RNA sequence: UCCGACAAAGGGCAAGGCCGCAACGGCCGCGCAAAGCCACGGGCCGGGAGCGAUCCCGACGGCCGGGCUGCCUGA
Numbered sequence: 001u002c003c004g005a006c007a008a009a010g011g012g013c014a015a016g017g018c019c020g021c022a023a024c025g026g027c028c029g030c031g032c033a034a035a036g037c038c039a040c041g042g043g044c045c046g047g048g049a050g051c052g053a054u055c056c057c058g059a060c061g062g063c064c065g066g067g068c069u070g071c072c073u074g075a
Stems, first nucleotide, its partner, number of pairs: 012032002016028005030062001036068003040065003043060001045058005
C1' cells in the first nucleotide's frame, strides 16, 4: 500500500404488539451488512377493459434480479 473471512465496536433501520381520539409520540422489539436510494426486468397484490388470448393503471425496494451510494475492521 492492497485485500480483508470470521468476529468486534459505535451506531442505523424497523415487522408486529400495547398505550394515547388522532397526527404522531412512548414502551417492548420480528428481523435486516445495506431492511440506504432507484419501479429497469420478473413476480405477488389491488383495480379496470375484453367472448378469449391478453392489455392498461396503481402499489410493493422487508419477494427476487439489477443499478447507484454508505459505516467499522484483525492476523
The RNA shown here (c-di-GMP-I riboswitch aptamer) has 75 nucleotides and comes from Rehaibacterium terrae. The RNAcentral record of the sequence draws on Rfam. Lineage of the source: Bacteria > Pseudomonadota > Lysobacterales > Lysobacteraceae > Rehaibacterium.